[in-house]
RNA sequence: AACGUGCGAGUAGGGAUCGCCGGCGGGCUCUCCGGAGCUCCGCCGGAGGAAAGUCCGAGCUCCGCAGGGCAGGGUGCCGGGUAACGCCCGGGCGUCGCAAGGCGACGGAAAGUGCCACAGAAAGCAAACCGCCGAUGGCUCCUCAGGGGGCACAGGCAAGGGUGAAAGGGUGCGGUAAGAGCGCACCGGGCUCCUGGUGACAGGGGUCGCACGGUAAACCCCACCCGGAGCAAGGCCAAAUAGGGGACGAGGCGCUGCCCGCGCCGCCUGAGUCCCGGGUAGGCUGCUCGAGGCCGGCAGCAAUGCCGGUCCCAGAUAAAUGAUCCCUCCCCGCUCCGGCGGGAGACAGAACUCGGCUUAUUCCGCACGUUCACU
RNA sequence: GCCACCCUAGCUCAACUGGUAGAGCAUCCGACUUGUAAUCGGAAGGUUGUCGGUUCGAUUCCGAUGGGUGGCUCCA
Numbered sequence: 001a002a003c004g005u006g007c008g009a010g011u012a013g014g015g016a017u018c019g020c021c022g023g024c025g026g027g028c029u030c031u032c033c034g035g036a037g038c039u040c041c042g043c044c045g046g047a048g049g050a051a052a053g054u055c056c057g058a059g060c061u062c063c064g065c066a067g068g069g070c071a072g073g074g075u076g077c078c079g080g081g082u083a084a085c086g087c088c089c090g091g092g093c094g095u096c097g098c099a100a101g102g103c104g105a106c107g108g109a110a111a112g113u114g115c116c117a118c119a120g121a122a123a124g125c126a127a128a129c130c131g132c133c134g135a136u137g138g139c140u141c142c143u144c145a146g147g148g149g150g151c152a153c154a155g156g157c158a159a160g161g162g163u164g165a166a167a168g169g170g171u172g173c174g175g176u177a178a179g180a181g182c183g184c185a186c187c188g189g190g191c192u193c194c195u196g197g198u199g200a201c202a203g204g205g206g207u208c209g210c211a212c213g214g215u216a217a218a219c220c221c222c223a224c225c226c227g228g229a230g231c232a233a234g235g236c237c238a239a240a241u242a243g244g245g246g247a248c249g250a251g252g253c254g255c256u257g258c259c260c261g262c263g264c265c266g267c268c269u270g271a272g273u274c275c276c277g278g279g280u281a282g283g284c285u286g287c288u289c290g291a292g293g294c295c296g297g298c299a300g301c302a303a304u305g306c307c308g309g310u311c312c313c314a315g316a317u318a319a320a321u322g323a324u325c326c327c328u329c330c331c332c333g334c335u336c337c338g339g340c341g342g343g344a345g346a347c348a349g350a351a352c353u354c355g356g357c358u359u360a361u362u363c364c365g366c367a368c369g370u371u372c373a374c375u
Numbered sequence: 376g377c378c379a380c381c382c383u384a385g386c387u388c389a390a391c392u393g394g395u396a397g398a399g400c401a402u403c404c405g406a407c408u409u410g411u412a413a414u415c416g417g418a419a420g421g422u423u424g425u426c427g428g429u430u431c432g433a434u435u436c437c438g439a440u441g442g443g444u445g446g447c448u449c450c451a
Stems, first nucleotide, its partner, number of pairs: 001371008012328007020046007027038004048347001052358002055356005060230004067260004072226005077091005092106001093104004107221002112219002114215003129161002131157003136154002138151005169187006188210001189208008234285004244276005251265004278450002292311008329345001330343005376447007385400004394431001402418005424440005
């Protein structure tokens, strides 16, 4: 210097002209005097940090204020924050790193069940293929009759090899026929007591030769949480018409699965489902002042909370937030150092509203890494 | 806008309760035929959309992400 990864802030600033959407004020027109409208004028406002994915949590609205049981789903170290959360902050433990620091779906395998392919002797209250041994018993040879040697038949062992992701603590010394927690020391582990801490947990003492392989993002157990649908929720007005035809039909709907309970509609004058056909596909509301933004102070390690001041900051509906030009900001080249020429500005775009998470992202800054050049 | 579901060979689909992915058509080679088709024999072809995790082991289980498909409006 280039490139890559991660994090942070910001998402260019100013001006001119022409438009678009909304609000307020004025003007004009209509009026049933409530108001409604406009090729009009002025002023003000007009996308985001992610508006995105729709992955979590809520507000709000309706369903019957949502009853009981089973099933189902979610979360999972501790404490705190919050309206709430699977989010955030602080801490513990584990793990990676020399360190700063990073990462962690981190309850229970000592309730029970399942699984652990292939390989291997053996894969779960385990086993002996190669191997080691031959103390004891057996066979056999020698003998000075005390004993000694050989075989590996019974048998002993689990140190070494081998298999595997995993083989029933690890290292060392002693011990032994060979070995082995068989004994001992240290480390690890279980149980128990004490101390510190709100707690997760940590430190220490005693005791037990060690019992308890892994897997719960397998079933499961434990603790806590969860009624369903979603602004196409819901409310009001207007317009329109064929409240038509056919098939099935005794149950259907309300809470998704099952049972009970409850409510509504219906049982041939037939609810409901499906198919064919018809009409309208307009307006108002919900709708933007909100767990709101900014500034300051206080409490707290922090997340955050409280207090005071100040501000009003998009509400469109096939959908506005745009286009052109100039200057500045950043990079490159030239330069008479005044400038001149060229280039780049991403990802993306509100649709009821918030709090998070995740993902995308140009330029700039910081950290780390890789490559190249020079010293 | 909201909700539900699916991505496996070139195409259409399998794969049980995790054990190492197959079938039909298509493609290629050979045989049969004067030649082609049909038929017969054989072969090749897969990062299971992508990334990460759990596990000894992932198409399968979990999370994130990309792409695709379907459904849901008023009146009677």
Molecule: RNase P RNA; transfer RNA
Organism: Longimicrobiales bacterium